Context: one part of a larger RNA
Order: sequence, then structure tokens, then C1' cells
RNA sequence: AAGUAACGAUAAAGCAGGUGAAAAACCUGCUCGCCGAAAGACUAAGGUUUCCUGUUCAACGUUAAUCGGAGCAGGGUAAGUCGACACCUAAGGUGAGGCCAAAAGGCGUAAUCGAUGGAUAACAGGUUAAUAUUCCUGUACUGUUUAUAAUUGUGAAAGGGGGGACGGAGGCAGCUAGAUUCUCCGGGUGUUGGUUGUCCCGGUUUAAGCGUGUAGGUGUAAAUAAUAGGUAAAUCCGUUAUUUUUUAACACUGAGGCGUGAUGACUAGUGACUUAGGUCACAAAGGAAUUAAUGCUAUACUUACAAGAAAAUCCUCUAAACUUAGAUUAUAUACAAUCGUACUAUAAACCGACACAGGUGGUUAGGUAGAGAAUACUAAGGCGCUU
Repeated sequence: AAGUAACGAUAAAGCAGGUGAAAAACCUGCUCGCCGAAAGACUAAGGUUUCCUGUUCAACGUUAAUCGGAGCAGGGUAAGUCGACACCUAAGGUGAGGCCAAAAGGCGUAAUCGAUGGAUAACAGGUUAAUAUUCCUGUACUGUUUAUAAUUGUGAAAGGGGGGACGGAGGCAGCUAGAUUCUCCGGGUGUUGGUUGUCCCGGUUUAAGCGUGUAGGUGUAAAUAAUAGGUAAAUCCGUUAUUUUUUAACACUGAGGCGUGAUGACUAGUGACUUAGGUCACAAAGGAAUUAAUGCUAUACUUACAAGAAAAUCCUCUAAACUUAGAUUAUAUACAAUCGUACUAUAAACCGACACAGGUGGUUAGGUAGAGAAUACUAAGGCGCUU
């Protein structure tokens, strides 16, 4: 220079009350404004206590601060079913022996790791200042052990077979979540001309599981016999023959609906108490129609060529072996360890030196208008961006 520029999105504030030394900014209330395919909700990564309560205001906060993601103290994360591990494998890694190589080391078989994939049993309500599919209530399901009963060749094998098992594009159908309206229930009835009415406001909610097995989808199916194949065996698979049955039966699969779950829970509202934050008690109606998804049936169907993981769980077959063992079913019993679980998460808590107009994967998807997840306004919810 200069007490100058600046004080980080032009979404916006106003009033009253409270607290306090002090209030434009904190708390409460009433208005106003902004977002609403987000500036709401849930979550992966990352962060690592930032969460909640009390207390403090030096420093931090681009101003003040009684406030805070700041300081201090205390509290908070509860699982057989969620996720991880206990299972499986992919790319890729390591790699006994082995091959190669001045040394270090490189490659690689068996093997062993390795999710971003496969497999795998729980829902509704209530509750805390802070956790909840974890606690509580109610109703379920899974695996294993043991016992009992009934029936009975079992058989796991690092073995055979099936299955798991898959890409792109396209179109129809059947449904549901949701939404809207009506019905029903409860409440209201106009300090301004009208408003007992075809008026206004609010509610009309309920899961997994179990039973039934529908719209739809797939396969011809079953029996008998024979097997130079499936590294040995096989009653399994494959192949062949015969008979019966045919576009149906049957088998498998399969949304949704209905019943039960539920004489429960929840609930508008009403009443009582209150430290004004809430707490307790009682509790009405709880039905139908229309519409409708990008969700489900559906890994379906159709279609073309560029021909679209693996392994285990699972089912089945026998070998060795075993045969008061073992297996199947039912009931009962016991067990189900360990780790994660707070909070944030298009952000003031992550990556950007900052409380930085930048960047950051997935899920969710109300209403009116609209082809629409565009756009405008808005609900729930959240904010007015720290002078």
C1' cells in the first nucleotide's frame, strides 16, 4: 500500500419468546423461501469416535457465539439366520519334487491361496439420549449331536454320471409393489356475502413361515431287454431294440392369489398426568374397484452369429469296505464358536494442504401436467449454503 481487497455459489429471510455478561447467527414457536431421479432415505469403499449426554469458550470456526464435526469428562456398537470366517472356484499369485540359470533368481506339475462370481436358515411389531433382521414380544426356519420309535443294505471315494451352467438383441402375456377413487370409521361446521353439503380434514395398515398349487414354462413319457462307451465297477448316464402312450396324461418348475399366521400387532383419535421434552391408559373403521411398473413369472419365449466362466454345495451310481455298524423318516433334547455392527457416506467426517462452487461405486424412485428418470410445481424428508 491499507484498515484497502476479501470473508468461498444471488436458495432469503421476518417476528415473538427463552437462555445468557453480551444474541442478525444458539434453543422454541409462527410465518417466508430453496431442494425434492435430491440438496431425501439405505449402503460399499475410505475415514476411525467425528455418534450420545454433561460441561467449557483460550485456540480452531474467514465475523460474534451462550453454538459446534472445537476443548474436557462420562456413556454408546449385543446376531445359529445380515456380512466375513468355517464351503467352492476365476483372472492372477505362491509353488514340494522338476526344468533352466555366474550369484541373486526365472519358469512350472501336484498342491495351496485368491471374489468383483457360485452355495448358504428370520420375519413383523416394540424399545434407547445413543444399537438393533443383533435386545424384548409374537410367530418361524437351518445344520449338527444324543435319545426313543418305525422301516431298512449302507457306502462315502480326491471315482463315474446328472445338475449347478450362464452371452447379445427383440416382443407379447400374466401378475404384484405402488398410486388413485369409492366405501366404511372418527372429527369439523365458518369474528367476511354464501357454505348440513355432490362440503372439509384425518384414518382405512399388517410380514416371514405353513397349507393350497393357479396364469405360465420345459420335457413325449413309462416299462422290459441288450450293452466292445463313461480309465475299475455300476441297477446311474449314454446307445440300441420292443411294447404302451400321445400332443394329452404324467413329471419337473412356477409369479401371483386365497386360507392361516392374526381373538395378535398397529392405528386416527379420546382421556389422565406432566419437569411442557413427553409418559401412561383405552381404542373406531380396518373393505372394494380402477390403474399400473424399468420389479416378479423370466437363467422363460423368439431370433441371428461373433456361439457367449469354473468349481463346490445338491441328486444319483456302484468299488474297496462294513454289516446289533450304517442309512431313512418322525418326535424330543442339547449346541450353533470367532470377527464386523457407533457415526459419516454427491460429504464440513473420503480424495483434493482448507469446514475448498472440483471428484467419488451400488440400491431406492410418491403426486399434478408430461412419451419420459426431461422440465415446472409439490409430498415425505432435508435445508436457507458461518459475516